[in-house]
RNA sequence: GGGCUUGUAGCGCAGUUGGUAGCGCAGGAGACUCUUAAUCUUUUGGUCGUGGGUUCGAGUCCCACCAAGCCCA
Numbered sequence: 001g002g003g004c005u006u007g008u009a010g011c012g013c014a015g016u017u018g019g020u021a022g023c024g025c026a027g028g029a030g031a032c033u034c035u036u037a038a039u040c041u042u043u044u045g046g047u048c049g050u051g052g053g054u055u056c057g058a059g060u061c062c063c064a065c066c067a068a069g070c071c072c073a
Stems, first nucleotide, its partner, number of pairs: 001072007010025004019056001027043005049065005
């Protein structure tokens, strides 16, 4: 230098053919308990890597860039 894959909540990951962004863990509150832990209920939390484009509408499609990993040179 070239190619491919990945980037979504604090962490690990889903997200179908473009149509209201979710699950688990963690955090907050409550129940239970003599107390803690465990368990149960409830709840907070996101510029979907960045910037553009297409579209009535983009996590999803297109382009460029950034970061990480792998391969080639």
RNAcentral holds the sequence, with entries from ENA. A computed fold for a 73-nucleotide RNA from a Candidatus Melainabacteria bacterium, annotated as transfer RNA. Its Rfam family is "tRNA". Rfam classes the family as a transfer RNA. About the family: Transfer RNA (tRNA) molecules are approximately 80 nucleotides in length.